[in-house]
RNA sequence: GCCCAUGUUCAGGGGAGCCUUUGGCUGAGAGGAUCUACGGAUCGACCCUUUGAACCUGACCCGGAUAAUGCCGGCGGAGGGAGAAGAUGGAAAUAUCGU
Numbered sequence: 001g002c003c004c005a006u007g008u009u010c011a012g013g014g015g016a017g018c019c020u021u022u023g024g025c026u027g028a029g030a031g032g033a034u035c036u037a038c039g040g041a042u043c044g045a046c047c048c049u050u051u052g053a054a055c056c057u058g059a060c061c062c063g064g065a066u067a068a069u070g071c072c073g074g075c076g077g078a079g080g081g082a083g084a085a086g087a088u089g090g091a092a093a094u095a096u097c098g099u
Base pairs, nucleotide, nucleotide: 003090004089005088006087008085009084010083011049012048013047014046017025018024019023032043033042034041035040055080056079057078061074062073063072064071
């Protein structure tokens, strides 16, 4: 120096559906706060960052179930998709020195 594990710092990516709507379903998350010209914006929570199924596309897709829905399965390890730094520990190897 490389590799592995753990955690740190900074940075980045992302979605927010369904309806039988005082609530219920799935989920990590289904909108907590502020502002607003009511379109949205910013922040937060949560998830994910190449070991990448977080998320997007195909897709107003196909099959099944449901009150209904990416609810489940397929499509599918298909195509895309956001990372650097340093710390600690481990393993292995190499070099040098000593005996």
The RNA shown here (TPP riboswitch aptamer (THI element)) has 99 nucleotides and comes from a Thermoplasmata archaeon.
Rfam family: TPP riboswitch aptamer (THI element). Rfam's curators write: Vitamin B(1) in its active form thiamin pyrophosphate (TPP) is an essential coenzyme that is synthesised by coupling of pyrimidine and thiazole moieties in bacteria.
Lineage of the source: Archaea > Methanobacteriati > Thermoplasmatota > Thermoplasmata.
Its mean pLDDT, the model's own confidence on a scale to 100, is 78.
It was read from a public genome assembly, where an Rfam model found it.